[in-house]
RNA sequence: GCGCCCGUAGCUCAACUGGAUAGAGCUCCUGACUUCGAAUCAGGCGGUUACAGGUUCAAAUCCUGUCGGGCGCACCA
Numbered sequence: 001g002c003g004c005c006c007g008u009a010g011c012u013c014a015a016c017u018g019g020a021u022a023g024a025g026c027u028c029c030u031g032a033c034u035u036c037g038a039a040u041c042a043g044g045c046g047g048u049u050a051c052a053g054g055u056u057c058a059a060a061u062c063c064u065g066u067c068g069g070g071c072g073c074a075c076c077a
Stems, first nucleotide, its partner, number of pairs: 001073007010026004019057001028044005050066005
């Protein structure tokens, strides 16, 4: 340099293949319980769906570009 795949909460992943409010577990915070803690239970916080643009009545999902990551191939004087 070329090709393919991926990017969603702090972390790990969903979202039924375009359908209306983007969820779950863990973490964190608060409360209950406990002598205290752990565990358990209840509740809560947390999102520019990488970024920009486009298509559409409607986009996390489709298209284009950019950025970042992974894999393969090529180059390596």